[in-house]
Context: one part of a larger RNA
Molecule: large-subunit ribosomal RNA, domain IV
Organism: Thermodesulfobacterium hydrogeniphilum
RNA sequence: CCCUGGCUAAGGAACUCGGCAAAUUGGCCCCGUAACUUCGGGAGAAGGGGUGCCCGCGUGUAGGUGUAGGUCCUCGCGACCGAAGCCGAGGCGGGUUGCAGGGAACCGGCGGUGGCGACUGUUUACCAAAAACACAGGGCUCUGCUAACUCGUAAGAGGACGUAUAGGGCCCGACGCCUGCCCGGUGCUGGAAGGUGAAGGGGUGGGGUUAGCGGAGGAUUAUUCUUCCGCGAAGCUCUGCCCUUAAGCCCCAGUAAACGGCGGCCGUAACUAUAACGGUCCUAAGGUAGCGAAAUUCCUUGUCGGGUAAGUUCCGACCUGCAUGAAUGGCGUAACGACUGCCGCGCUGUCUCGGCCAGGGGCCCA
Numbered sequence: 001c002c003c004u005g006g007c008u009a010a011g012g013a014a015c016u017c018g019g020c021a022a023a024u025u026g027g028c029c030c031c032g033u034a035a036c037u038u039c040g041g042g043a044g045a046a047g048g049g050g051u052g053c054c055c056g057c058g059u060g061u062a063g064g065u066g067u068a069g070g071u072c073c074u075c076g077c078g079a080c081c082g083a084a085g086c087c088g089a090g091g092c093g094g095g096u097u098g099c100a101g102g103g104a105a106c107c108g109g110c111g112g113u114g115g116c117g118a119c120u121g122u123u124u125a126c127c128a129a130a131a132a133c134a135c136a137g138g139g140c141u142c143u144g145c146u147a148a149c150u151c152g153u154a155a156g157a158g159g160a161c162g163u164a165u166a167g168g169g170c171c172c173g174a175c176g177c178c179u180g181c182c183c184g185g186u187g188c189u190g191g192a193a194g195g196u197g198a199a200g201g202g203g204u205g206g207g208g209u210u211a212g213c214g215g216a217g218g219a220u221u222a223u224u225c226u227u228c229c230g231c232g233a234a235g236c237u238c239u240g241c242c243c244u245u246a247a248g249c250c251c252c253a254g255u256a257a258a259c260g261g262c263g264g265c266c267g268u269a270a271c272u273a274u275a276a277c278g279g280u281c282c283u284a285a286g287g288u289a290g291c292g293a294a295a296u297u298c299c300u301u302g303u304c305g306g307g308u309a310a311g312u313u314c315c316g317a318c319c320u321g322c323a324u325g326a327a328u329g330g331c332g333u334a335a336c337g338a339c340u341g342c343c344g345c346g347c348u349g350u351c352u353c354g355g356c357c358a359g360g361g362g363c364c365c366a
Base pairs, nucleotide, nucleotide: 001361002360003359004358005357006356007355008354010352011351014350019347027051028050029049030048031047036041038174052096053095054094055093056092057091063087064086065085069081070080071079072078073076097101109345110344111343112342113341114340115339116337117336121133122132137172138171139170140169141168142167143166149158150157151156175332176331177330178329180262181261182260185259186258187255188254189253190252191251194250195249196248200244201243202242203241204240205239206238207237208236209235212231213230214229215228216227217226218225219224263281264280265279266278267277290324291321302318303317304316305315306314
């Protein structure tokens, strides 16, 4: 010096990101307990008092056990009562003792006020336990049963030996009060018309090829072979156009607890300021209720109030919301939380600021 413990004058959070750590509190009995509340809770709220040992009192009490005995019957290894004996709290009164009586050990510190999440739960096995996930509950949507959906090439299986009070998907997330406007875009749903629309089917042309025919030559010699030119059926092949033809798309509607979105400029009131009011442009519609410098506010330590001697944090307001806002839910909310912010009481070696002690390391010698 390090680790683990014990004590510490005066002060008592001045430490620090932060009371981290430590200290305080602590069991049991009695008294006594606020706001708020979903009437359960909040509560062990808070805050007080008591606590050892001895004697006496209640007949050694209440009570327990239970012999003898008794009562009852369904008759038994039965039920009940119960002198005696044994065990025996608790209460009241008095006394006694130490510094100290829950004498050691185990064994809540408390309160006030915000944020978030209702709650108990779940999670990153080995840096995150949370305001994340889940959750009862709410909603939308799909699914009529060989269900939808999922796995599998299939057979088949799950769903479910269930059947719309059921099952799948998605979102929100107890409860209370609520959840506005926009369907132009995207999605979804509906729409026997119209437009577009592939293969296929039908129809009608054109090109290539040539069996054949015609013409002109050549060879052969009496009917054959062959060359070139023209015409050219069927077939094969290449190709144009027309008709018919599904979904989809276009189109027409509906739908936002579907994905999402929810304006600008100018003027105006007899102080000023402000603008209930007016004008104008744009939009599918221009943000309602509520909340608001917020887990959201850039400017910003906004401004005012509170708390402090002093407060970029905190609480209450204001509203100029850079860039809140309603199931990507809005605003509240008792209870709950190893969550997170602020304040206070108690208490302390966290600190002023150190010191002493014990054990174990380290270091030196053997």